[in-house]
Context: one part of a larger RNA
RNA sequence: GAUGAACGCUGGCGGCGUGCCUAACACAUGCAAGUCGAGCGGAGAUAAGAGGCGUACUUGUACAAAUUUUAUCUUAGCGGCGGACGGGUGAGUAACACGUGAAGAACCUGCCCUUAAGUGGGGAAUAACACCGGGAAAUCGGUGCUAAUACCGCAUAACGUCCUUGGAACGCAUGUUUUAAGGACCAAAGGAAUUAUUCGCUUAAGGAUGGCUUCGCGUCCGAUUAGGUAGUUGGUGAGGUAACGGCCCACCAAGCCUACGAUCGGUAGCCGGACUGAGAGGUUGAACGGCCACAUUGGGACUGAGAUACGGCCCAGACUCCUACGGGAGGCAGCAGUGGGGAAUAUUGCGCAAUGGGGGAAACCCUGACGCAGCAACGCCGCGUGAAGGAAGAAGGUCUUCGGAUUGUAAACUUCUUUGAUCAGGGACGAAACAAAUGACGGUACCUGAGGAACAAGCCACGGCUAACUACGUGCCAGCAGCCGCGGUAAUACGUAGGUGGCGAGCGUUAUCC
Numbered sequence: 001g002a003u004g005a006a007c008g009c010u011g012g013c014g015g016c017g018u019g020c021c022u023a024a025c026a027c028a029u030g031c032a033a034g035u036c037g038a039g040c041g042g043a044g045a046u047a048a049g050a051g052g053c054g055u056a057c058u059u060g061u062a063c064a065a066a067u068u069u070u071a072u073c074u075u076a077g078c079g080g081c082g083g084a085c086g087g088g089u090g091a092g093u094a095a096c097a098c099g100u101g102a103a104g105a106a107c108c109u110g111c112c113c114u115u116a117a118g119u120g121g122g123g124a125a126u127a128a129c130a131c132c133g134g135g136a137a138a139u140c141g142g143u144g145c146u147a148a149u150a151c152c153g154c155a156u157a158a159c160g161u162c163c164u165u166g167g168a169a170c171g172c173a174u175g176u177u178u179u180a181a182g183g184a185c186c187a188a189a190g191g192a193a194u195u196a197u198u199c200g201c202u203u204a205a206g207g208a209u210g211g212c213u214u215c216g217c218g219u220c221c222g223a224u225u226a227g228g229u230a231g232u233u234g235g236u237g238a239g240g241u242a243a244c245g246g247c248c249c250a251c252c253a254a255g256c257c258u259a260c261g262a263u264c265g266g267u268a269g270c271c272g273g274a275c276u277g278a279g280a281g282g283u284u285g286a287a288c289g290g291c292c293a294c295a296u297u298g299g300g301a302c303u304g305a306g307a308u309a310c311g312g313c314c315c316a317g318a319c320u321c322c323u324a325c326g327g328g329a330g331g332c333a334g335c336a337g338u339g340g341g342g343a344a345u346a347u348u349g350c351g352c353a354a355u356g357g358g359g360g361a362a363a364c365c366c367u368g369a370c371g372c373a374g375c376a377a378c379g380c381c382g383c384g385u386g387a388a389g390g391a392a393g394a395a396g397g398u399c400u401u402c403g404g405a406u407u408g409u410a411a412a413c414u415u416c417u418u419u420g421a422u423c424a425g426g427g428a429c430g431a432a433a434c435a436a437a438u439g440a441c442g443g444u445a446c447c448u449g450a451g452g453a454a455c456a457a458g459c460c461a462c463g464g465c466u467a468a469c470u471a472c473g474u475g476c477c478a479g480c481a482g483c484c485g486c487g488g489u490a491a492u493a494c495g496u497a498g499g500u501g502g503c504g505a506g507c508g509u510u511a512u513c514c
Stems, first nucleotide, its partner, number of pairs: 001513003005510005012383006018376002020341001025339003029336003034081003039078002042075009054063004088294003098218007107211002112207008120154001122152002129144006160185011190199003220266003227257003232254006239247001269291004273284004296317005319330004347373001349372003355369001356367004386416004396407004420455001422450005430441001458503005463484003469498005479486002
């Protein structure tokens, strides 16, 4: 000098930041991922119309069931897109995890953009629903019906994929690109509508974005860790993958790493950066940004463009809860919050107004991301606690050689000022898209006025280092102390008081780094 700090004493205001470093301990409760009715069939509600079994009788008027049409609204289910983003944590990891630089002639890429072409004609189911049944529940089974942008054949088919044959160009080894001919295979879905169109769907090519893989170099400590390795190292073939590869398998060979530190053990997320330092360097990786890993522990795959998936599934373990004992439910390292641990770390707040994200044609819905507010001197910065005048150098305190000295212009007193706090009046920007409407913060900031010095100062030190001294008490006691060292009867070093010095809404102490 610095800190995500803590502790002691003290504490007025504002702005901007920051706030479980410990138990990746366990979690009550609420919320954190939905959306689309312009994909689909139902169900329900409301309104209007048709209908007319019937009822009442004043026989042409009322009321009016079943059934049915249209419109609007709501939506459990099927279906689509999104739940792989955003948010959290740092347990594991010494590794192509990260950083940096290359390579992919070994790869994938939903939504988006550009371009070309197409969108023909059929089929069979199934939830919802109804009925029946099992179960305490979670939920499950059977029968029957039905729709689709759900599912499945068929047609069409190249610049797509594969195979065969021939040619050309090129390169970086396997090869790559291109061209010609022939053969085989593969697609689709409709919705809305003002009938203008628009949103979609399928195939192909290119782009963008995102990802995947490989390599060079760099990346802590220990030799009181010296040998390690059998899918191990390489080859051939087959499988698998988006793709290369012992990635996996069969066979064959016996290799491969290592004192330039293998293996083993310990520790640790990495970086941009941060702190310090003249620099070189050392330390560090909170907050913000990039990458990685994880989601109660271990394992597994499914779906999907993308996951081996925090708020999805299955199995096993531990734990918690419900149970009719047969069986079930759960996962805060999301935001708040609770217990526990700890020296120690906040509200079960407001809002989607802004920015951004998901869905939707849109209106809009969702969004503990985010924007704000609350708590905390935890940090940085700013401001205030008054200003000027004022000597009878008052009183009081302290010291005293008893003369005085000092506190000290300090106070009183006089003249002013009103920042902050208080009260009253006015009152935003942030709001843009789109004419209108739309602000959580917030009646906040800010402006104006009122009133009165009024409501606002402490902490540490004073032997030397080191700025700042006397008195009393104590008497190697009580105590102090960072080092040297003080204290045994005049202690500037202990305790108290007066005075002084330093910093100041803080001041000291402790811990850690330079």
The part of an RNA shown here (small-subunit ribosomal RNA, 5' domain) has 514 nucleotides and comes from an uncultured bacterium. The prediction has a mean pLDDT of 84.